[in-house]
RNA sequence: AUGAUUACAAGGGGAGAGUUUACUAAUGUAGUAACGCCGAAGGAGCAAGCACUAAAGCGAAUCUCUCAGGCAAACAGACUCUUGUGGGACG
Repeated sequence: AUGAUUACAAGGGGAGAGUUUACUAAUGUAGUAACGCCGAAGGAGCAAGCACUAAAGCGAAUCUCUCAGGCAAACAGACUCUUGUGGGACG
């Protein structure tokens, strides 16, 4: 001195599904119950394979489940882009 994977921070983009019904409040909005749905916070489960050789065990996700979360807007939102900081693979 080049400055990768990656971590953190800020900003941007970011889907789906009932503004359902009833009751209680309330004055600018919420809660409870019932049924119906969604999956991209989080969580859980597993294939190949590894191990063992008897099993147990390890084992990924945008897959599956829907516990949680969500179903007008807002908030949230996996993932992704830009910038900065850290770091220092490779050369």

A computed fold for a 91-nucleotide RNA from Oceanobacillus salinisoli, annotated as Glycine riboswitch aptamer. The coordinates come from a structure-prediction model, not an experiment, and the mean pLDDT is 79. The sequence was found by an Rfam model in a public genome assembly.